RNA sequence: CAGGUCUUCCGGGUGAUCGCGCCCCACUUCGGUGGGGUGAGGAAAGUCCGCUCUCCAUAGAGCGCGGUGCUGGCUAACGGCCAGGCGGGGUAACCCGACGGCAGAGUGCCACAGAGAAGCGUAUUGCCCGUUCGGUUUUCCCCGCGCGGGCGAGGGUGAAACGGCGGUGUAAGAGACCACCGGCGCGCGCAGCGAUGCGGGCGGCCAGGCAAACCCCACCGGGAGCAAGGCCAAGCAGAGGCGAGGGGCUGCUCGUCCCGUCACCAGCCUCGGGUAGGCUGCACGAGGCGUCCGGGUAACCGGCGUCCCAGAGAGAUGAUCAUCGCUCCGUUUCGGCGGAGGACAGAAAGCGGCUUAUAGGGCGGCCUGGGCG
Numbered sequence: 001c002a003g004g005u006c007u008u009c010c011g012g013g014u015g016a017u018c019g020c021g022c023c024c025c026a027c028u029u030c031g032g033u034g035g036g037g038u039g040a041g042g043a044a045a046g047u048c049c050g051c052u053c054u055c056c057a058u059a060g061a062g063c064g065c066g067g068u069g070c071u072g073g074c075u076a077a078c079g080g081c082c083a084g085g086c087g088g089g090g091u092a093a094c095c096c097g098a099c100g101g102c103a104g105a106g107u108g109c110c111a112c113a114g115a116g117a118a119g120c121g122u123a124u125u126g127c128c129c130g131u132u133c134g135g136u137u138u139u140c141c142c143c144g145c146g147c148g149g150g151c152g153a154g155g156g157u158g159a160a161a162c163g164g165c166g167g168u169g170u171a172a173g174a175g176a177c178c179a180c181c182g183g184c185g186c187g188c189g190c191a192g193c194g195a196u197g198c199g200g201g202c203g204g205c206c207a208g209g210c211a212a213a214c215c216c217c218a219c220c221g222g223g224a225g226c227a228a229g230g231c232c233a234a235g236c237a238g239a240g241g242c243g244a245g246g247g248g249c250u251g252c253u254c255g256u257c258c259c260g261u262c263a264c265c266a267g268c269c270u271c272g273g274g275u276a277g278g279c280u281g282c283a284c285g286a287g288g289c290g291u292c293c294g295g296g297u298a299a300c301c302g303g304c305g306u307c308c309c310a311g312a313g314a315g316a317u318g319a320u321c322a323u324c325g326c327u328c329c330g331u332u333u334c335g336g337c338g339g340a341g342g343a344c345a346g347a348a349a350g351c352g353g354c355u356u357a358u359a360g361g362g363c364g365g366c367c368u369g370g371g372c373g
Stems, first nucleotide, its partner, number of pairs: 001369006008362003012324007020039008041344001045355002048353005053225004065221005070084005085099001086097004100216002106214002108210003124155002126151006133144003163181002166178003182206001184203003188199004229280004238271005245259005287307004292303004326341006
């Protein structure tokens, strides 16, 4: 320098004008007006996991259903993260893996091709033995067609054909037998917390693949969600109690009028669900930041310091202009000038993750190749 790989950060700045939500202060004719402060993101998204919180349900245990699935750790918890093991890819840095079950519990599936696709089975091309008939010439030998039997070595199909290779053996063959290798089961030793790794022994000769197919094993899981839920005053439906008088005219009495008079009554008192309204939940929290200190390989934990950082309720957070910065195009007398572009998206109870979208730009670690000193 080129290519690659991993991690992390930013994702426009400043000013002016107009406009919006919330909070505080002042004024107000209670309608507002003025001033000050504050006001989206790395994903606020998808709502895919895990929790907090709230209400409902709930003896205990089991069945069923759903989820997770190598080991150790972190965490409030997780399907997340860190470290490690194993398998696969890459020259490497590094990346990917639902990675429990040796699929020797059972069931099921294995397209096409092929004789045969899972058990004790298959015979297409073949190999070998015997033999009828025919050919050459009657026999021997040889060849052809067929029949009976043996075989699973060679060819062929396939992603996959029931270990590989060499030998013994045989009519031809075959783990039928033997040595070595691979694979399997059961013990052992060493290292490791463990997954696992290394070494060695015995056994039977060999067992196909698929569990993001049923299934088995281990662990986890009650449901609904802030429109959850809680509180408040008045009134209504309604319920209960007291109850013989109550109300208008009038300052009071008399009088007079209306309602009621033993009950489904007037009147008074108490309670009072839900909807609408107001307040709350609701912003100090598993909180943010730090060339900080300590522990740990790390995720993370502890300590110290510092900061307060949107809280609406049909839902504000916007627009225009100028200028600077970035990219591109045109032009240039190389000083500039003119024009264009600038992503994905957008809170609504909160938090931890994952995934997905994203114009453009920056820092750093590591690997490979090349050049120069």